[in-house]
Context: one part of a larger RNA
RNA sequence: UGACGGGGGCCCGCACAAGCGGUGGAGCAUGUGGUUUAAUUCGAUGAUACGCGAGGAACCUUACCAAGGCUUAAAUGUAGCAUGACAGGGUUAGAGAUAGCUUUUUCUUCGGACAUGUUACAAGGUGCUGCAUGGCUGUCGUCAGCUCGUGCCGUGAGGUGUUAGGUUAAGUCCUGCAACGAGCGCAACCCCUACUAUUAGUUGCCAGCGUUUAAAGACGGGGACUCUAAUGGGACUGCCGACGCAAGUCGAGAGGAAGGUGGGGACGACGUCAAGUCAUCACGGCCCUUACGUCUUGGGCUACACACGUGCUACAAUGGUCGGUACAGAGGGCAGCUACUCCGCGAGGAGAUGCGAAUCUUUAAAGCCGAUCUCAGUUCGGAUCGGAGUCUGCAACUCGACUCCGUGAAGCUGGAAUCGCUAGUAAUCGCGUAUCAGCAAUGACGCGGUGAAUACGUUCCCGGGCCUUGUACA
Numbered sequence: 001u002g003a004c005g006g007g008g009g010c011c012c013g014c015a016c017a018a019g020c021g022g023u024g025g026a027g028c029a030u031g032u033g034g035u036u037u038a039a040u041u042c043g044a045u046g047a048u049a050c051g052c053g054a055g056g057a058a059c060c061u062u063a064c065c066a067a068g069g070c071u072u073a074a075a076u077g078u079a080g081c082a083u084g085a086c087a088g089g090g091u092u093a094g095a096g097a098u099a100g101c102u103u104u105u106u107c108u109u110c111g112g113a114c115a116u117g118u119u120a121c122a123a124g125g126u127g128c129u130g131c132a133u134g135g136c137u138g139u140c141g142u143c144a145g146c147u148c149g150u151g152c153c154g155u156g157a158g159g160u161g162u163u164a165g166g167u168u169a170a171g172u173c174c175u176g177c178a179a180c181g182a183g184c185g186c187a188a189c190c191c192c193u194a195c196u197a198u199u200a201g202u203u204g205c206c207a208g209c210g211u212u213u214a215a216a217g218a219c220g221g222g223g224a225c226u227c228u229a230a231u232g233g234g235a236c237u238g239c240c241g242a243c244g245c246a247a248g249u250c251g252a253g254a255g256g257a258a259g260g261u262g263g264g265g266a267c268g269a270c271g272u273c274a275a276g277u278c279a280u281c282a283c284g285g286c287c288c289u290u291a292c293g294u295c296u297u298g299g300g301c302u303a304c305a306c307a308c309g310u311g312c313u314a315c316a317a318u319g320g321u322c323g324g325u326a327c328a329g330a331g332g333g334c335a336g337c338u339a340c341u342c343c344g345c346g347a348g349g350a351g352a353u354g355c356g357a358a359u360c361u362u363u364a365a366a367g368c369c370g371a372u373c374u375c376a377g378u379u380c381g382g383a384u385c386g387g388a389g390u391c392u393g394c395a396a397c398u399c400g401a402c403u404c405c406g407u408g409a410a411g412c413u414g415g416a417a418u419c420g421c422u423a424g425u426a427a428u429c430g431c432g433u434a435u436c437a438g439c440a441a442u443g444a445c446g447c448g449g450u451g452a453a454u455a456c457g458u459u460c461c462c463g464g465g466c467c468u469u470g471u472a473c474a
Stems, first nucleotide, its partner, number of pairs: 001474002003471003007468007015458002019421005026313008034304002042053002064299007076122009088103006106113002124288002127286003133282002135277003138273001140271001145184006151160003164175003190265004195233007205222002209220003236259001239253001240251004315414001319373007331362003336355002340351004380411001385406007427450007
C1' cells in the first nucleotide's frame, strides 16, 4: 500500500422486512447429469452452465456410427497435352454415390473461344491447444469509482490531491484545507414515450353542406378533429414559503399535460475471474494427407432404472360448458397473405377476388349479457392408448404437426427449502414476428387489453461504496 476480520462508524440495493404471485408434490414439454449404445457429435458446469451456442435435428443440416466409393480431390486460377465434346434425354446394374450402353452432337472472323479429361503447381481438416492469440461476450456493476501533470511531505515504499463538515442517484455540488489543475467514468448531448404549435392532407379522418343506401366515408367535397411524420416549443428547483454560510432539503404550495433524473431504451471507467468461445470468423504452433480429407445410403443426435434445472397445463364455482355481443397495438405478406362463395362435423379442399399494401389480407382473448352444472375425482383435469383422417414434403417406420370419434391416468394447492416483483409494475388475457417446405414453440423476442397489494423500518441474512482500527497474510 492492499487484502481479510463471526472489529467499529456512516450509507445504498426487491438485500431483509411488509405484501402479491410462484417453484419444490402431479402429468407433460424442454435442457443437463448419469446410464445405455455401433453412434447416442461437440461445446457451456457456483453466483456468471443446465427452453444455453440451436432465431426451428425426418433426408439435408451433421460435425457422430455402420456399410459402400474417390484420391489434385467439392471450388477457383495459371501452364502443358488430348478430345469435340460436355451437359441433357432414354436405358441397364446398384441402397445410392457411381459405373456401363444408347441417342441428340459445338461456335468460328480459322487466330481462337467454350466444355471435358489428363499432368504440374497452389488443396482440404467442425483435428489439438481459449493456458500461445485477435475479435466478440459474461460477471462484479450503471456500482461510483480509477488515475495523471506540477507542487508539497517522506531516506524510501508511498502519501497529499481523492481526507474533513454538509449535500446528492452520483468523486453530484458547496464550504474548508499544501495543494492547484486535468483525464477516463457520473450527468448531459442520441432514440422512444407523455402535452402542444406550425407545415403537409393520401391510401388515413368526417364536424358542418349535399348525394346514395336496409345500413355504411360508399360518393361529391372538406382540413376542423383523430391520425400520420417532419420541424419547433415545453421542466430550469425557474416562481412562492420555511430551514441553511452555500450546495441543497422540505411543502398533497402555485402554475402546468408533465416536478425535481417525468417514464423507458441505447450507452458499461481502471480493472477482476490464465472466466467463455480455435465449432461464427480470423490466426501462431502441433498433428492427418489413398485420410483425422471428401461423396453416398441407412442409422444416431429423439435411447431410459434414475437425479437436477427451466417451463406449460391443472387440481376448479372469482370456475367449466353452450349461445349472443364489444373494444387493441405492433408486425408479416408474391414460389406470398388471401376476402367472398360452395363442399366437409373438423383439420382442410375446390373455385374466385384484392393486394408488392396507412388502400387488400390477418376472427383478439380475458370482458359484458343470458342459460346450465351444485362441490363430486365431477359437465374439474386432460396424460395415455385404439380407430379414422387432413396437410407439408422425394419420403412422416425409427422421428412431424393438426382434426374427428372413442378411451379418461396422476392430480383435491404441494416437506425441508427456494425464486420473481415497488406501478401501468406484479398478476392475468390474448395477438404478432424471426427461424421455417412442414414442425415437435409450452421456447425466444416484441405488442397491446384488464390491472392490484405493500414498504413501520434498517436489528438481522446477502451483495456493494466510503472512512477508521487490528493482523504472525501478500
Molecule: small-subunit ribosomal RNA, 3' major domain
Organism: metagenome